Purine riboswitch aptamer from a Bacillota bacterium, 102 nucleotides, folded computationally.
It matches the Rfam family "Purine riboswitch aptamer". About the family: Riboswitches are metabolite binding domains within certain messenger RNAs that serve as precision sensors for their corresponding targets. Allosteric rearrangement of mRNA structure is mediated by ligand binding, and this results in modulation of gene expression.
Model confidence (mean pLDDT): 78 of 100.
RNA sequence: AAAAAACUGCAUAGAGACCUUCAUAUAAUUCCGGGGAUAGGGCCUGGAAGUAUCUACCGGGUAGCCGCAAACUACCCGACUAUGAGGGAAAGUGUACCUGAG
Numbered sequence: 001a002a003a004a005a006a007c008u009g010c011a012u013a014g015a016g017a018c019c020u021u022c023a024u025a026u027a028a029u030u031c032c033g034g035g036g037a038u039a040g041g042g043c044c045u046g047g048a049a050g051u052a053u054c055u056a057c058c059g060g061g062u063a064g065c066c067g068c069a070a071a072c073u074a075c076c077c078g079a080c081u082a083u084g085a086g087g088g089a090a091a092g093u094g095u096a097c098c099u100g101a102g
Base pairs, nucleotide, nucleotide: 018088019087020086021085022084023083024082025081026056029049030048031047032046033045034044035043041066042065050057058078059077060076061075062074063073064072
């Protein structure tokens, strides 16, 4: 700029439980203090960082490692939470039909 569609105005309130599939966040991660276990063990607690982010930051296993000390390492599987989207479901409204009642 053109075209199309919808809608009285205003105010207030609400916009959906629950289940599920995805996406994003975060790597269910990292750092530090105190305590604890010790090869049949490898945890407990507190603080901080990490997210346009509230919360969480663990469980189990496998393979190592540590010759009894104070320190764990790698990998695998398994969540919750926040927000958004899809599906189911629920709820609401309208219309048509059927049944019953007036």
Lineage of the source: Bacteria > Bacillati > Bacillota.
It was read from a public genome assembly, where an Rfam model found it.